The RNA shown here (Bacterial RNase P class A) has 349 nucleotides and comes from Massilia suwonensis.
RNA sequence: GAAGCAGGCCAGACAGCCGCUGGCUGGUACCUCGGUACCGGCGGGAGGAAGGUCCGGACUACACAGAGCGGGGUGACGGUUAACGGCCGUCCGCCGAAAGCCUCUGGUGCAAGCCAGGGGUAUAAGGCGAGGAAUAGGGCCACAGAGACGAGCGUAUUAAGUUACGGUGAAACGCGGUAACCUCCACUCGGAGCAAUUCCAAAUAGGCACGCGUUGAUGUUGCUCGCGGAGCGUGCGGGUAGGAAGCUUGAGCGCCGGAGUAAUUCGGCGCCUAGAGGAAUGGCUGUCAUAGGGGCGUCCCGCAAGGGAGACCACUACACAGAAUCCGGCCUAUCGGCCUGCUUUACAC
Numbered sequence: 001g002a003a004g005c006a007g008g009c010c011a012g013a014c015a016g017c018c019g020c021u022g023g024c025u026g027g028u029a030c031c032u033c034g035g036u037a038c039c040g041g042c043g044g045g046a047g048g049a050a051g052g053u054c055c056g057g058a059c060u061a062c063a064c065a066g067a068g069c070g071g072g073g074u075g076a077c078g079g080u081u082a083a084c085g086g087c088c089g090u091c092c093g094c095c096g097a098a099a100g101c102c103u104c105u106g107g108u109g110c111a112a113g114c115c116a117g118g119g120g121u122a123u124a125a126g127g128c129g130a131g132g133a134a135u136a137g138g139g140c141c142a143c144a145g146a147g148a149c150g151a152g153c154g155u156a157u158u159a160a161g162u163u164a165c166g167g168u169g170a171a172a173c174g175c176g177g178u179a180a181c182c183u184c185c186a187c188u189c190g191g192a193g194c195a196a197u198u199c200c201a202a203a204u205a206g207g208c209a210c211g212c213g214u215u216g217a218u219g220u221u222g223c224u225c226g227c228g229g230a231g232c233g234u235g236c237g238g239g240u241a242g243g244a245a246g247c248u249u250g251a252g253c254g255c256c257g258g259a260g261u262a263a264u265u266c267g268g269c270g271c272c273u274a275g276a277g278g279a280a281u282g283g284c285u286g287u288c289a290u291a292g293g294g295g296c297g298u299c300c301c302g303c304a305a306g307g308g309a310g311a312c313c314a315c316u317a318c319a320c321a322g323a324a325u326c327c328g329g330c331c332u333a334u335c336g337g338c339c340u341g342c343u344u345u346a347c348a349c
Stems, first nucleotide, its partner, number of pairs: 001345010012288007020045002023042008047320001051331002054329005059193002062190001071189005076090005091131001092129004100121009132184002137182002139178003149174001153166004197245004207236006219227002252271008290317003294313002298309004
């Protein structure tokens, strides 16, 4: 330098203006004294997948003496973890090249060899694996083949279904294959989910208790009269609207050191990084950065055709997507860019 792999990181930066939503705080007004409203100030405000909701947990209320039947899930071996169907290591099987080896054809050459193309083979880094059991039992085995799981059938042979062979096919006269068909074995699983769950709690309409009421309550204008005519008052309790908690300090993040091949784990120091609740996290402008193609002129190589380089100028582009109780995974989507490592091999020294 060429080819093939594996892993990690970023997801524009800064400034100004206008907004949105929480927190803290200053002032003013109201008031039931704890809040509400308004005007300011300071500071916080999406992701690598926040996504799909596929797997595993935390948490919550419910259920649960014990045993049995039935059902779901997982499946090499060992480790890791709160747990897992995840992850790590090892074994086994399969895949894995423009390089290796073998070989064929053509060209060239005296030859060695070189060049081009085809076939086969074993592999590298690496990738993939529903990877327990076929002598517990049942089922099934396309096409081809006389016959496909049952032994029969054909030919030869023998005292004798006694022995040998049988084109096809993955498997043929047999202790065959298939469990990604049922099944068996081992391990494991209570079902539901933050719209879980807990607390406070109106108005109106029901409910219960007590009291008053046709000897006229309540209402109608504050009172009296008049009118009207069956409810009214107080208390309690359940539910709804609404409010609060759950809610973000956590199996947390960064750095250093120890153990371990690794996944992971232990210790020390430092940090706080959205918490909305019909749901905020946005928009515009300018400068710079990145990428793309274009224009103008410049420089280098070249006789030329042409090739290359770095400036300048505007233009265009910047994905997928978006928290909703939290965490560990898996899978899927993603414009572009950067970095690291591994394997094979060419050339030079």
Its Rfam family is "Bacterial RNase P class A". It is annotated as a ribozyme. Its mean pLDDT, the model's own confidence on a scale to 100, is 78.